Annotation
Bacterial small signal recognition particle RNA from Thermocaproicibacter melissae, 99 nucleotides, folded computationally. The RNAcentral record of the sequence draws on ENA.

[in-house]
């Protein structure tokens, strides 16, 4: 300088981890313009009943709080993580030639 060979870098791409976001699950949650039951009152009726319906009650929508994961997405100069890689760049072991 040259063959092989290996770390590290660099690209691609899969695993992990972390971090956000959805999805689930639990809680609160609608004065009036969510649904259901509607005390009382009010209106029809001669009555028996009817009607609409406030209030509180009960499921819940949005939205808010928690706690977690056999999921999903997304990002990561996280990783003693794999693989593949064209020309690279550094260290290295071996070999061989040259001066």
């Nucleotide at each position: 300088g040259g063959g092989c060979g290996g770390g590290c870098u660099c690209u691609g791409u899969g695993c992990g981890g972390c971090a956000g976001g959805g999805c689930a699950c639990c809680g609160u949650g609608a004065a009036c313009c969510a649904u259901g039951u509607c005390a009382g009152g009010c209106g029809g009726g001669g009555a028996a009943c009817c009607g609409a319906g406030c209030a509180g009650c009960a499921u819940u929508a949005a939205g808010c709080g928690g706690a977690u994961g056999u999921c999903c997405c997304u990002g990561u100069g996280c990783g003693a993580u794999g693989c593949a890689g064209u020309c690279g760049g550094u260290c290295u072991g071996u070999u061989c030639g040259u001066c």